A computed fold for a 296-nucleotide part of an RNA from a Candidatus Bathyarchaeia archaeon, annotated as large-subunit ribosomal RNA, domain VI. The full RNA is in RNAcentral, with records from ENA. The coordinates come from a structure-prediction model, not an experiment, and the mean pLDDT is 82. The organism belongs to Bathyarchaeia (SeqCode), within Archaea.
[in-house]
Context: one part of a larger RNA
RNA sequence: UGCUGGCCGCCUGAGGGGAAGGCGCCCCUAGUACGAGAGGAACGGGGCGUCGCAGCCUCUAGUUUACCGGUUGUCCGACAGGGCACUGCCGGGCAGCCACGCUGUUGGGGAUAAGAGCUGAAAGCAUCUAAGCUCGAAACCCCUCCCGAAAAUAGGCGGCCGUUCCAGCUUUAAUCUAGACCUGGCAACAGGCCUAGAAAGCUGGAGGAGGGCACCCAUAGAAGAUGGGGUUGAUGGAGCAGGGGUGUACGCGCCAAGGCUUCGGCCGAGGCGUUUAGCCCGCUGCCCCCAAUAGC
Repeated sequence: UGCUGGCCGCCUGAGGGGAAGGCGCCCCUAGUACGAGAGGAACGGGGCGUCGCAGCCUCUAGUUUACCGGUUGUCCGACAGGGCACUGCCGGGCAGCCACGCUGUUGGGGAUAAGAGCUGAAAGCAUCUAAGCUCGAAACCCCUCCCGAAAAUAGGCGGCCGUUCCAGCUUUAAUCUAGACCUGGCAACAGGCCUAGAAAGCUGGAGGAGGGCACCCAUAGAAGAUGGGGUUGAUGGAGCAGGGGUGUACGCGCCAAGGCUUCGGCCGAGGCGUUUAGCCCGCUGCCCCCAAUAGC
C1' cells in the first nucleotide's frame, strides 16, 4: 500500500516447516515352531544402553567483574573505612544462564511399489490380469508438533462504534421540487430558458467504538516488536517480614607471647566475650511512603 465502513475478540486452515527419531544389547516368547539328529528361529511383549532432538534447573557440576570473607604492595587516613594493582590475588557464593545434570522422545489409519495371492477368460485346460478382488515398505498421505488471511477467490463467527450534526466555500454538468418568463394549445398540458432550494464536492469544527504517542515496568528485548501496569493501582522503587549468601563486624570489656622503662608504669601481634554477629541479595510476600501526574 492492498483487502473489510472503523475496531476488538475468537476461529477456519489453502499452503509451508520438522528426521524427530536412529542404532545396539539382554530377558520372555523358547530349547517352542522347524529338523532324523546336530542344531535352532520369528511375530509380539518387557528392560537397558548409546547417538540425535525437544524442554527444564529439583539434584550434580560449571559460571556468577551481584555479594560476603581473608590477604599482599602502595596511597589517603588518628582509628574506622576506602582508592589502585587483570575482579590485585585467594576462599566461598543465591538468583540467572548452562551441561557434564534432570525429564520426555509414541502409536494408529489410508493408498501404494517391487513382490505374494484369489477368482478368471481370451485359449472348453492352464494362467496373479485382460474385467474384478485381497495383501504388501524406515519411502508417500493423514491423525499428532510449529508457522500460517498478502490464501488477490485477500476467509468465517460474535461484539462495539459509525454511516450524524454545525459553519464556510465551490458547482448547477446530471436528478428532483418550487416560482417567474418565452413558444404552442380553448384548457389540461407539452417544449425551452432563468432563479432559488434540495443535492453533490471541498475545507474546518463537534461527536465517536477503538487504537497509538507519551508515562511506570519486565517473564521481552540490538532498534522496532512482545508482555504487564497506569490510583477502581501492588507495575517498579523505598520500607518491613520471610527465605537465602558469607562466616562472627565496629566499638567496648577481659586476657596476653613479647618489647621499652627513670621501675612508677607504657606499648602490644593475637585470643575470648558482647556475637547463629555485621554486611549483603537480580528471590517470595506485605504495605499506597515515592513514581505511574498532567496530557497529546